[in-house]
Order: sequence, then structure tokens, then C1' cells
RNA sequence: GCGGAUGUGGUUCAAUGGUAGAACGCAAGCUUCCCAAGCUUGAGACGGGGGUUCGAUUCCCCUCAUCCGCUCCG
Repeated sequence: GCGGAUGUGGUUCAAUGGUAGAACGCAAGCUUCCCAAGCUUGAGACGGGGGUUCGAUUCCCCUCAUCCGCUCCG
């Protein structure tokens, strides 16, 4: 330099052109003498920018980060 993969709550992962979910974790409440467990409720995310579209996390372009492969030079 070329090509490819991945990027979503704190963590690990889903999903889909039309309200972005789950598990664990976190907070509050209930329960308990206390803790744990259990139950209920809640907060919290689509790497960044631009474009297409009535509408983009999804499609297109650029870019950033991580990983993999190939090539050239030293």
C1' cells in the first nucleotide's frame, strides 16, 4: 500500500428500512432480625461524519479503532 472481518447499555450477545431487546451487572422498593437468594420497578446503548429515503442501527460513501490475510520497500 491492497483486501477482508468486527464495532449496539458497565460486560457478553441479539435484532430489524417503521418504539433497539435479552442475560449478567447497577439503583430503588417488597421480603428477611441482618446478609444472601427471590419478586417488582427503574436508569442506561446502535464508533464518528455525510448521503439516499416520508423514515437509517439497517442501504451507499468517507473516516476512526481493533483483528486477520497478502504485497512492496527498508